[in-house]
RNA sequence: AAUAAAUAUUGGUAAAUAAUGGAAACAUUAUGACGCAAAGCUAAAGGGUCUUAAAUGACAGCCAGCUGCAGUA
Numbered sequence: 001a002a003u004a005a006a007u008a009u010u011g012g013u014a015a016a017u018a019a020u021g022g023a024a025a026c027a028u029u030a031u032g033a034c035g036c037a038a039a040g041c042u043a044a045a046g047g048g049u050c051u052u053a054a055a056u057g058a059c060a061g062c063c064a065g066c067u068g069c070a071g072u073a
Stems, first nucleotide, its partner, number of pairs: 003073001012036002016031006034061001040066003046063002048059003
């Protein structure tokens, strides 16, 4: 450095609801916890999905790429 499956620790995040903003998807805040070893980052310029009359709108808790913590062989 790479690979594989377990164990343990310190922590992290937030389903949902309410209010607000928005045409909507959805976002922010508060409460709260469905869950998550990447549920961290990346949104025309990887794909996909959602909203819309239309996407240079939205979604990373859909796949993907990149990066990070812990420790065993």
Molecule: c-di-GMP-I riboswitch aptamer
Organism: unclassified sequences